[in-house]
Transfer RNA from a Nanobdellota archaeon, 72 nucleotides, folded computationally. It matches the Rfam family "tRNA". Rfam classes the family as a transfer RNA.
């Protein structure tokens, strides 16, 4: 340098173009415990950037970033 793919809480992850953007997990707060741990119960916390299609975009195009496979 070509091509393919992927990008969502801190970490794994879910969502025909119409959902208050959903869960585990971890994190804080309470409760249970002599103390902790384990369980219980609440908090908060996310669509990588720019544009475009639409009556609505995480989702279609498109480009840029960044990252992984592959030709050379």
């Nucleotide at each position: 340098g070509g091509g393919c793919g992927c990008a969502u809480a801190g970490u794994u992850u879910a969502a025909c173009g119409g959902a208050u953007a959903g869960a585990a997990u971890a994190a804080c707060a309470g409760g249970u415990u002599u103390c902790g741990g384990c369980c219980c119960u609440g908090u908060a916390g996310a669509u990588g950037g720019g544009g475009g299609u639409u009556c609505a975009a995480u989702u279609c195009c498109u480009c840029c970033u960044g990252u992984g496979c592959u030709c050379a």